[in-house]
RNA sequence: AACUUAUAUGAGAGUUUGAUCCUGGCUCAGGAUGAACGCUGGCGGCAUGCCUAAUACAUGCAAGUCGAACGGAGCUGCAGCAAUGCAGCUUAGUGGCGAACGGGUGAGUAAUACGUAGAUAACUUACCCUCAAGACUGGGAUAACGGUUGGAAACGACCGCUAAAACCGGAUAGGACACAAGACCACAAGGAUUUAUGUUUAAAGGUGCUCCAAAGCACUGCUUGAGGAAAGGUUUACGGCGCAUUAGCUAGUUGGUGAGGUAAGGGCUCACCAAGGCGACGAUGCGUAGCUGUGCUGAGAGGCAAAACAGCCACACUGGGACUGAGACACGGCCCAGACUCCUACGGGAGGCAGCAGUAGGGAAUUUUCGGCAAUGGGGGGAACCCUGACCGAGCGAUGCCGCGUGAAUGAUGACGAUCUUCGGAUUGUAAAGUUCUGUUAUUGGGGAAGAACGGCCGGACCAGGAAAUGGAUCCGGCGUGACGGUACCUAACGAGAAAGCCCCGGCUAACUAUGUGCCAGCAGCCGCGGUAAUACAUAGGGGGCGAGCGUUAUCCGGAAUUAUUGGGCGUAAAGCGUGCGUAGGCGGUUUGUUAAGUUCGAUGUAAAAACCCACAGCUUAACUGUGGAAGGUCAUAGAAAACUGGCAAGCUAGAGUACGGUAGAGGUAGGUGGAAUUCCAAGUGGAGCGGUGGAAUGCGUAGAUAUUUGGAGGAACACCAGUGGCGAAGGCGGCCUACUGGGCCGGAACUGACGCUGAGGCACGAAAGCGUGGGGAGCAAACAGGAUUAGAUACCCUGGUAGUCCACGCCGUAAACGAUGAGCACUAAGUGUCGGGCGAAUGCUCGGCGCUGCAGUUAACACAAUAAGUGCUCCGCCUGGGGAGUACGGUCGCAAGACUGAAACUCAAAGGAAUUGACGGGGACUCGCACAAGCGGUGGAGCAUGCGGUUUAAUUCGAUGCAACCCGAAGAACCUUACCAGGUCUUGACAUCCCAUUGACCGGCUUAGAGAUAAGCCCUUCCUUCGGGACAAUGGAGACAGGUGGUGCAUGGUUGUCGUCAGCUCGUGUCGUGAGAUGUUGGGUUAAGUCCCGCAACGAGCGCAACCCUUAUCAUUAGUUGCUAACAGUAAGAUGAGCACUCUAAUGAGACCGCCGGUGACAAACCGGAUGAAGGUGGGGAUGACGUCAAAUCAUCAUGCCCCUUAUGACCUGGGCUACACGCGUGCUACAAUGGCCGGUACAAAGAGUCGCAAAGCCGCGAGGCGAAGCUAAUCUCAUAAAACCGGUCUCAGUUCAGAUUGUAGUCUGCAACUCGACUACAUGAAGGCGGAAUCGCUAGUAAUCGCAAAUCAGCAUGUUGCGGUGAAUACGUUCUCGAGUCUUGUACACACCGCCCGUCACACCAUGAGAGUUUAUAAUACCCGAAGCCGGUGGCUUAACCAGCAAUGGAAAGAGCCGUCUAAGGUAGGAUAAAUGAUUGGGGUGAAGUCGUAACAAGGUAUCCCUACGAGAACGUGGGGAUGGAUCACCUCCUUU
Repeated sequence: AACUUAUAUGAGAGUUUGAUCCUGGCUCAGGAUGAACGCUGGCGGCAUGCCUAAUACAUGCAAGUCGAACGGAGCUGCAGCAAUGCAGCUUAGUGGCGAACGGGUGAGUAAUACGUAGAUAACUUACCCUCAAGACUGGGAUAACGGUUGGAAACGACCGCUAAAACCGGAUAGGACACAAGACCACAAGGAUUUAUGUUUAAAGGUGCUCCAAAGCACUGCUUGAGGAAAGGUUUACGGCGCAUUAGCUAGUUGGUGAGGUAAGGGCUCACCAAGGCGACGAUGCGUAGCUGUGCUGAGAGGCAAAACAGCCACACUGGGACUGAGACACGGCCCAGACUCCUACGGGAGGCAGCAGUAGGGAAUUUUCGGCAAUGGGGGGAACCCUGACCGAGCGAUGCCGCGUGAAUGAUGACGAUCUUCGGAUUGUAAAGUUCUGUUAUUGGGGAAGAACGGCCGGACCAGGAAAUGGAUCCGGCGUGACGGUACCUAACGAGAAAGCCCCGGCUAACUAUGUGCCAGCAGCCGCGGUAAUACAUAGGGGGCGAGCGUUAUCCGGAAUUAUUGGGCGUAAAGCGUGCGUAGGCGGUUUGUUAAGUUCGAUGUAAAAACCCACAGCUUAACUGUGGAAGGUCAUAGAAAACUGGCAAGCUAGAGUACGGUAGAGGUAGGUGGAAUUCCAAGUGGAGCGGUGGAAUGCGUAGAUAUUUGGAGGAACACCAGUGGCGAAGGCGGCCUACUGGGCCGGAACUGACGCUGAGGCACGAAAGCGUGGGGAGCAAACAGGAUUAGAUACCCUGGUAGUCCACGCCGUAAACGAUGAGCACUAAGUGUCGGGCGAAUGCUCGGCGCUGCAGUUAACACAAUAAGUGCUCCGCCUGGGGAGUACGGUCGCAAGACUGAAACUCAAAGGAAUUGACGGGGACUCGCACAAGCGGUGGAGCAUGCGGUUUAAUUCGAUGCAACCCGAAGAACCUUACCAGGUCUUGACAUCCCAUUGACCGGCUUAGAGAUAAGCCCUUCCUUCGGGACAAUGGAGACAGGUGGUGCAUGGUUGUCGUCAGCUCGUGUCGUGAGAUGUUGGGUUAAGUCCCGCAACGAGCGCAACCCUUAUCAUUAGUUGCUAACAGUAAGAUGAGCACUCUAAUGAGACCGCCGGUGACAAACCGGAUGAAGGUGGGGAUGACGUCAAAUCAUCAUGCCCCUUAUGACCUGGGCUACACGCGUGCUACAAUGGCCGGUACAAAGAGUCGCAAAGCCGCGAGGCGAAGCUAAUCUCAUAAAACCGGUCUCAGUUCAGAUUGUAGUCUGCAACUCGACUACAUGAAGGCGGAAUCGCUAGUAAUCGCAAAUCAGCAUGUUGCGGUGAAUACGUUCUCGAGUCUUGUACACACCGCCCGUCACACCAUGAGAGUUUAUAAUACCCGAAGCCGGUGGCUUAACCAGCAAUGGAAAGAGCCGUCUAAGGUAGGAUAAAUGAUUGGGGUGAAGUCGUAACAAGGUAUCCCUACGAGAACGUGGGGAUGGAUCACCUCCUUU
């Protein structure tokens, strides 16, 4: 010199739900701190450290200095004989300066403060600087000191002496003041200056040098004036806290005149006069608080804070006061009062750490009674120097920020250990050990700074000045000064040696396993974990984060657009005042001119320093620090611009209004009037009921009701017209007529000329109910009474019935007062209906209303959509989580009821809106089902069988429990089974694998004991071989293990039931929706069917349906034995020959598909009818069971995790039990009889089973059965006579010739064994029962009903189960109802899904809070009393050195003490106010595990709900009046859409 910088910046998440979007709160992640606590702790640097008790303070120190201002005193030295003198040092006192700074604290203070910018023409300033002038002449005292004396002390009193730069008089100068004059400045009040006159007013010396002295010089001090610098006083504007549940405050108050006072303006003070001043732009009051630069945070705007550092203020034990001084009303000064502490001889005194240390106390909590004036700064001094707890340093504390270290490299067999494990291994982990190195820090030794510059003294140089000297300015050299500190730093040695913890690991949020525990212990910031497999507790291993720290707690900002200026909202989420008129305020059409307040622009001044930011620099780096810069204001000043806003002036007519001409209307007020109806009264007719309800009753009626006719009375309301029609601001307004009256709309365009919009306060109106006074009272009808209903019924229903409803006047002032949508203006597609007007008419246009549909747009969605919830502008009101609560207290209003205003403590993590999918509804529509109906037969009654419950028991093993447990597991408990009980036994075991030893067997048979298990004994006795041995088995032994019908089906697999053989359940792509989701799958038809067709933003697909499979019904072909027999032969007999046509068998095929015809339908799908056919509309039956639901069933079929038992919860044996029996229930059998029983006779099946079996014939027995043995491994033989039926006979309606239970006797069979406890037979016995209450079950055709046959299980045992055939009906109008199911739709506060949710009283426990007779305390005022010190004012008498007068005495001036007065702190008294604490009792509120009573709400919640109001009631609540739809359903009306 150039360039650059000083401008880089916005993250979200969890939690309401089954899921979604939104609203909305709560919580978290970040940063920060004068912090504290827990665990841990190596070093250094820089910072920082009583936030609480402005509580109380022991002890020491924190303000002195000057002898060059003064007089003394003391000590020392020198001189001198001495007197004494000189010098030095020290210093109490007089005097000067300082002590008003520096240091501390934040109590008070919401403005006498602070900040910013001004004003001071209304002021002051010691020390310092500059300039000018001067310092003349006199005087009288006093402390110290000495003496006397008081007091315990503190401290004095009197007398005497003395000095000054102490004090005083005079002179002079300048200044000040008064008055006058001149010219100048200023908008003005006024300022500044000059001159004249008058008044008043100054001073101080000291030291050094030269020097005999004087004089002089230098320095310093002094006086006056003018200025400067720096500082202060006063003052103006603006700015920065909360509460309106503080709305009125103020008498020196506001102003004026005059005076006083002050450095100075001023009610600052006083006298008089006037009645002002402040306040919703928040006065006054109360509460809280030092203010700021700045700090933290934040993208910013903001929010919060006010430690350290810095500026200002205030305070100094509490309150008051002045003195001195340039400056104070004074932290380490004074006086007084008070509280407290200390001393005391009791008379009286002393004290003030919110200075530095330190102590006690308080508290979660905050340091050493350290060193030094070396540096910086301050005071004094000429200086040396003295003083300085300011300051500089050190100490203590991880309190914070920053830096460093705790080692580095290598090292795999991936060591040991630990943890986990699928047992293989994995992880810890190159981590360790080992090997090779390094040496920061710490330790020891050695060296060793900078910070020091001065000042002073000595020597020298030079400059100015002077007669000279001292002295002064500058410079050089020398001497000398360091608390920190032998510190920083450098260096040597030593040895990896001395140096790592804390928190976390469910999500948010980085990081996972094991064990223990078992809703316990515990965790938790929010959501939430823990009830036997806890990644959430505790421990361990491992991992993650940070690191000499880490967590926790507290607080602030952020996230939070969650107070929204930037940057939010108000139809339904919190939120539009019930409506209008209107004040202040806010906002405001168009044109021109002007102005310049706002606005914009640059400039100037200022915004202290420090801090933030940028650059550079200094400590090894950083923190830290220095230098320079930049930045910072809603600031001020002067200027420019003039578009916009504002002001002023003049216009305009498009806003607004007026006039004129028309017009519609339940607009309002008052008066009159009309008919219908109800009720009542009178009379007539009439004669038994009326009335009322779901059904009844209360009630009325033979004393004549109801009904009907006539007449009358009285009150209230106005049918039809009548309409998402009209009018009105809203509330609201409805017969007709009259009077008065408000507003709107249309038309043309005459007039005014912005007159407008909104509207805090204010005022007015304001449904119903309610209140007051007086009327009126027909109907209706809270309360009340009675009757019903009901478990109850303080209700719903009924019969009565009073306030009230009506009128007049006066209050009240609230409603779901709603369009849940404030008012005004402008703009933004259309279509359609209707009311009023205009264009001659008009299906057209236009103005003003009232509706609907709908585009863009908006919306969380629903929806709104020219009558906006769209796009903009203006103004007002309101909201900020739910509950507590529209409550309490206070205030205002009201006669009261109550209204308006309107919190907090505490508590929860949600509360809420819209929409979605389900589920549900005592919602709707459609459809189906033996669901009902129509039928048939049963069950429920009896006896018996069987299962279950209950009870009992030693045990009566266990499981299954609405449908979907209960003749179920169990297709068959005398032993066994068997799991249960009693007793007796075993312990590697009854069963499996492995090892060792012994034996050669084992098995089998036999004997003895025993209830048996078991024990003892006897007999019998292997295989292979290469001869080594091996295989196998038994016994004995050791341990691993076996074993468990023990637990958990809520840890599981598998299997099964059920909805349901119901027609559903889903997916891909696309589309729609912010999304959950929707569409498809809905709609119109049709079907058994989401079966099919059509339509359609859907197009396709899958699992289901159907079909394919089995069986059955017909036929064909093939095949004919054990089957069959038409023809032939033949028999007792298809027995045989023969045959395979038929039946049948069993393999393969055919057949049925709405295929054909007619009709209906939409030309479809399909339906109806018909034909053909064995069969007709899935022909009958079976198998087949979608996605899923029920924590459905099963751990006892089986398997299996975990837990438990292990001489027993395992195993064996005998006996018992599962079979009990006051009772209840289910499922069956047999019956109650004549459609029957009994006797006799006659006929016809199917399907099965059989060698450990079925068993024929024949014989015996009344019979069960026995003897017997042919045949049959089965189309051959056997079980095996089918029965009902049919024919004939008998019985004759009865407890029977019905029924067969029960019991006795005698038998048969099976079986080791029929006692508990089998079946059967014969004879005898002969119970209940005469068709079954409430209720309930099955079944739609070869079905029900009825009849028998067979099989499985099985030694035996069947009324059960599973099959088989025989005979063989009735009925279905139909879908109103019951039950169940499906689809669509609707409501929902349900989602564990109605077995849901949920409200209130009462009882118990706890918590906070209101009221409360009062009590206590505090605060600020008021009134009065008293009144210290002190300033000020007055003052008779008293006292007094300076000055004046006087010879003097004395007097004067002036001053002082005393006294008096004003003011006044503290104190006292009184009545109130405010605040806080507390209080017997009491009110509601909140929270609590499964308490009590009901069931109010959510579905039409079973009486639709809700709002206001009144009355009533255990409670939710009920009823009356008016209102809302935020009511389901149905109907009607209106409007709209499609065709």

The RNA shown here (small-subunit ribosomal RNA) has 1539 nucleotides and comes from a Caldisericia bacterium.
Model confidence (mean pLDDT): 82 of 100.